RNA sequence: CGAGCCGGCCAGGCGGCCGCGUCACGGCGGCGGUGGUCUCCCUAGGGGUUCACCGCUGCACCGUGCCGAGGAACGUCCGGACUCCGAAGGGCAGGAUGCUGGGUAACACCCAGUCGGGGCGACUCGUAGGAAAGUGCCACAGAGAACAGACCGCCGAUGGGCACCGGGCGACCGGGGCCACAGGUAAGGGUGCAACGGUGCGGUAAGAGCGCACCAGCGCUGCGGGCGACCGCAGCGGCUCGGUAAACCCCAUCCGGAGCAAGGCCGAGCAGGGAGCGGGUCGUCCGCCCAAUGCUCCCGGGUAGGCCGCUAGAGCCGUCGGGCAACCGCCGGCCGAGAGGGAUGGCCGCCUCCGGUCUCGAGGAGGGACCGCAGACAGAAUCCGGCGUACCGGCCGACUCGCCAC
Numbered sequence: 001c002g003a004g005c006c007g008g009c010c011a012g013g014c015g016g017c018c019g020c021g022u023c024a025c026g027g028c029g030g031c032g033g034u035g036g037u038c039u040c041c042c043u044a045g046g047g048g049u050u051c052a053c054c055g056c057u058g059c060a061c062c063g064u065g066c067c068g069a070g071g072a073a074c075g076u077c078c079g080g081a082c083u084c085c086g087a088a089g090g091g092c093a094g095g096a097u098g099c100u101g102g103g104u105a106a107c108a109c110c111c112a113g114u115c116g117g118g119g120c121g122a123c124u125c126g127u128a129g130g131a132a133a134g135u136g137c138c139a140c141a142g143a144g145a146a147c148a149g150a151c152c153g154c155c156g157a158u159g160g161g162c163a164c165c166g167g168g169c170g171a172c173c174g175g176g177g178c179c180a181c182a183g184g185u186a187a188g189g190g191u192g193c194a195a196c197g198g199u200g201c202g203g204u205a206a207g208a209g210c211g212c213a214c215c216a217g218c219g220c221u222g223c224g225g226g227c228g229a230c231c232g233c234a235g236c237g238g239c240u241c242g243g244u245a246a247a248c249c250c251c252a253u254c255c256g257g258a259g260c261a262a263g264g265c266c267g268a269g270c271a272g273g274g275a276g277c278g279g280g281u282c283g284u285c286c287g288c289c290c291a292a293u294g295c296u297c298c299c300g301g302g303u304a305g306g307c308c309g310c311u312a313g314a315g316c317c318g319u320c321g322g323g324c325a326a327c328c329g330c331c332g333g334c335c336g337a338g339a340g341g342g343a344u345g346g347c348c349g350c351c352u353c354c355g356g357u358c359u360c361g362a363g364g365a366g367g368g369a370c371c372g373c374a375g376a377c378a379g380a381a382u383c384c385g386g387c388g389u390a391c392c393g394g395c396c397g398a399c400u401c402g403c404c405a406c
């Protein structure tokens, strides 16, 4: 210098004007109380006017001040907190997870490792228990697809058949040859993702772990290392055993359900229930007439609506300590949205980043002008820890490989 790999951080800055939301304070208005005030009224105790103070209250009244989206606020895929309902305990069913150790409130997350795959390497990926418990399945091709299989090929020792030769009076006996009928054979060919270890020697009629040597795998035993997954070494056993569990299943661990529209408090109006109550006829009761299917008070449930839940928390920042790390601990500091027709915005100026065009320069470094002009993904809604996905760009750090120079 080039190529690469891993991790962390940022997500424009400053200023002006206007606007929005929560909260606090002040002003203003309303209501209530107390104390005064006045050419006000009057049945002399109050009423009214107005002022001061105190309390409550109003922000579809005003002003001021603090604060006001994200690394993913997103998807709502996991795990928890919290709330209500259910629940003696245990089992079945169902679901989730699945190498080991650790972290954590918990997890399907994270860290460190093991094994396996990829990369020269930094590093990275893994849907990583059990197929030697049982059942199922393994398309097409192929003879045969799991205590396998005889299509071609090889053999035909053994049994059988056919002639021939020799011997015997004969039944028959002996000999070599031929056939490929029974049969043997998994070495070779061929099919297939996969055909029941590989190479060599022996062996055989031909062959075969049938025997042996070496190699590979598996299992068992022992020794050593590691908390463990596992690794290394030695010996023994011919044991050679296919794949699939994202098929059923088996094993181990964990799991009650619903969710802030959870849930709690207050509560109009209408409807409902209860109690009481009219006007006239002189007073009272009855009667009659009129008015009204009314008025007043109380009641519980609950609708609209309001309030709480609601944001101080497994919180953030910093020093130090423990740990390889994830993470944990001590101390100090900080408060950083809380809406509900749902705020967090708009315009302008300057600077800087980035991209493009032109230009000076040497087509370099660097500079100038103009254009686009902050230009990506995207926005809280009970909260927290993760995962996944999206993203214009920029900065920093560790490491690897290649080339060149000293």
Base pairs, nucleotide, nucleotide: 001402002401003400004399006397007396008395009394010393012351013350014349015348016347017346018345020068021067023065024064025063026062027061028058029057030056031055032054033053034052035051036050038048040047041046070377074388075387077386078385079384080383081382082259083258084257085256094255095254096253097252098251099113100112101111102110103109114128115126116125117124118123129250130249134248135247136244137243138242151189152188153185154184155183158182159181160179161178162177164175165174166173167172197215198214199213200212201211202210216240217239218237219236220235221234222233223232224231225230263308264307265306266305272299273298274297275296276295277294278290279289280288281287315334316333317332318331320329321328322327353375354372355371356370357369358368359367360366
Molecule: Bacterial RNase P class A
Organism: Acidothermaceae bacterium